[in-house]
Molecule: TPP riboswitch aptamer (THI element)
Organism: Rhizosphaericola mali
């Protein structure tokens, strides 16, 4: 110079509603509804804000759709592995 996947681990960010019960329990939705777990690290999928948001649905709900390429977001390290490129060495 040109290229820069993947996946471990470290470290770091995040969220935890609805219903229902005298508290649990069962029930919605979701990767995750307090889990030595799930998700997510540079962004069009992690999450926040807007937002007591708008329009439909449901028993309800942050349950779907929009809003939304919106404004903010964690801008680290090791290791392996993929790929670029350069050197040597065989071979034609």
């Nucleotide at each position: 110079u040109u290229a820069u996947u993947u996946a471990a681990c470290c470290c770091g960010g995040g969220g935890u509603g609805c219903c229902g019960u005298a508290a649990c329990a069962a029930g919605c939705u979701g990767a995750g509804a307090g889990a030595u777990a799930c998700c997510c690290g540079u962004a069009u999928u992690a999450c926040c804000u807007g937002a007591a948001c708008a329009g439909g649905a449901u028993a309800a709900u942050g349950c779907c759709u929009g809003c939304g390429a919106a404004g903010g977001g964690a801008u680290g390290g090791u290791u392996a592995c993929c790929g670029u490129c350069c050197a040597u060495c065989u071979u034609u």